[in-house]
SAM riboswitch aptamer (S box leader) from a Phycisphaerales bacterium, 127 nucleotides, folded computationally. Its mean pLDDT, the model's own confidence on a scale to 100, is 81. It matches the Rfam family "SAM riboswitch aptamer (S box leader)". The literature on the family includes a 2010 paper in J Mol Biol by Montange et al., "Discrimination between closely related cellular metabolites by the SAM-I riboswitch".

RNA sequence: UUCUUAUCCAGAGUGGUUGAGGGUUUGGGCCCUUUGACGCCACAGCAACCGGAUCGCCUCACGGCAAUUUAGGUGCUAACUCCCGCCCGCGGUUUGGCAGUGUUGCCAGUCGUGGGAGAGAUAAGAA
Numbered sequence: 001u002u003c004u005u006a007u008c009c010a011g012a013g014u015g016g017u018u019g020a021g022g023g024u025u026u027g028g029g030c031c032c033u034u035u036g037a038c039g040c041c042a043c044a045g046c047a048a049c050c051g052g053a054u055c056g057c058c059u060c061a062c063g064g065c066a067a068u069u070u071a072g073g074u075g076c077u078a079a080c081u082c083c084c085g086c087c088c089g090c091g092g093u094u095u096g097g098c099a100g101u102g103u104u105g106c107c108a109g110u111c112g113u114g115g116g117a118g119a120g121a122u123a124a125g126a127a
Base pairs, nucleotide, nucleotide: 001127002126003125004124005123006122007121008120013043014042015041016040017039021032022031023030026085027084028083029082044077045076046075049073050072051070052069053068054067056065057064058063081119086116087115088114089113090112091111092110093109095108096107097106098105099104
């Protein structure tokens, strides 16, 4: 770097340093930021993917699964992965168009909402 699988509405900040941007990338929105952001360092914390321990179940066995626990390897500590963009659905509706001579229906727009895709992040495994 690529691939596979899982997860992503929970949780957890102070100090030092630096000095102007930042929220990964592109467009839009919104937000954070000289009351010092981003980054780096120290300490503290969160979580439980992998690892460890205990116990139970299945298996001839290898092994697998569940629960509890620990905190060694990672990770994380503004806002849902900050929100939207592409696809499908549901509800509302000022508006526009079309059809139906009225009650209406369809399409577009718009607002809200649900699901999915894509992208990304993290873990574990593989190449």